RNA sequence: AGCUUCUCAACGGGGUGCUCUUCGGGGCUGAGAGGCUAGCGCCAACCCGCCGAACCUGAUCCGGAUUAUGCCGGCGGAGGGAUUGAGAGACGGCGCUUC
Numbered sequence: 001a002g003c004u005u006c007u008c009a010a011c012g013g014g015g016u017g018c019u020c021u022u023c024g025g026g027g028c029u030g031a032g033a034g035g036c037u038a039g040c041g042c043c044a045a046c047c048c049g050c051c052g053a054a055c056c057u058g059a060u061c062c063g064g065a066u067u068a069u070g071c072c073g074g075c076g077g078a079g080g081g082a083u084u085g086a087g088a089g090a091c092g093g094c095g096c097u098u099c
Base pairs, nucleotide, nucleotide: 001097002096003095005088006087007086008085009084010083011049012048013047014046017028018027019026020025034043035042036041055080056079057078061074062073063072064071
């Protein structure tokens, strides 16, 4: 000195499970469990984008509860994981980066 705060825009990442059913729909968790399609896939809402627990892997894992399920806890701050621009605010602190 800049970032770290907030807002907006664009771009990117991501999941959509369990259960009952008379198939119309209802129940559970959740921010979100949606729509179209023969399928690939597309769209939508929602969440997350490196100070990253959105999400994936380990995992056909371990313990508990439940009709059942990532339903809860452990594993675990383990490994992986997707960013730029503009504006506003602050000029105080912590932290990070560069000189």
TPP riboswitch aptamer (THI element) from Elstera litoralis, 99 nucleotides, folded computationally. Its Rfam family is "TPP riboswitch aptamer (THI element)". Its family is annotated with thiamine pyrophosphate binding in the Gene Ontology. From the family's description: Vitamin B(1) in its active form thiamin pyrophosphate (TPP) is an essential coenzyme that is synthesised by coupling of pyrimidine and thiazole moieties in bacteria. The previously detected thiamin-regulatory element, thi box was extended, resulting in a new, highly conserved RNA secondary structure, the THI element, which is widely distributed in eubacteria and also occurs in some archaea. Analysis of operon structures identified a large number of new candidate thiamin-regulated genes, mostly transporters, in various prokaryotic organisms. The THI element is a riboswitch that directly binds to TPP to regulate gene expression through a variety of mechanisms in archaea, bacteria and eukaryotes. through a variety of mechanisms in archaea, bacteria and eukaryotes. The RNAcentral record of the sequence draws on Rfam and Ribocentre. Taxonomically the source falls in Elstera (Bacteria, Pseudomonadati, Rhodospirillales, Rhodospirillaceae).